RNA sequence: GACAAAGGCAAACCCGGCGAAAGCCGGCGACGCAAAGCCACGGGGCUACCUCCGACUCCCCUCUGGGAUCGGUCACGCCAGCCGGGCCGCCGCA
Numbered sequence: 001g002a003c004a005a006a007g008g009c010a011a012a013c014c015c016g017g018c019g020a021a022a023g024c025c026g027g028c029g030a031c032g033c034a035a036a037g038c039c040a041c042g043g044g045g046c047u048a049c050c051u052c053c054g055a056c057u058c059c060c061c062u063c064u065g066g067g068a069u070c071g072g073u074c075a076c077g078c079c080a081g082c083c084g085g086g087c088c089g090c091c092g093c094a
Stems, first nucleotide, its partner, number of pairs: 001091001008033002014027005031081001037087003041084003044079003052072004057068004
């Protein structure tokens, strides 16, 4: 990073699978991408099973305890095709 060349990746939808979810894997398919190759180091975003707290509610019960449901809170989860950063990489005089 082009008016070049050879290629590469593959969004959304849909199908199958894993997962509580976010999301991920595979198939189909191309919205796009000069790193849309890899890495969760920094920022930011997403989900909240579990934990803890609460309740206008209900159930159980020997305890003022347990369970159901709901609300709040919170990454050990997730996103690199959100940005920055690190590493590797094709072509070209650039």
Molecule: c-di-GMP-I riboswitch aptamer
Organism: Roseisolibacter agri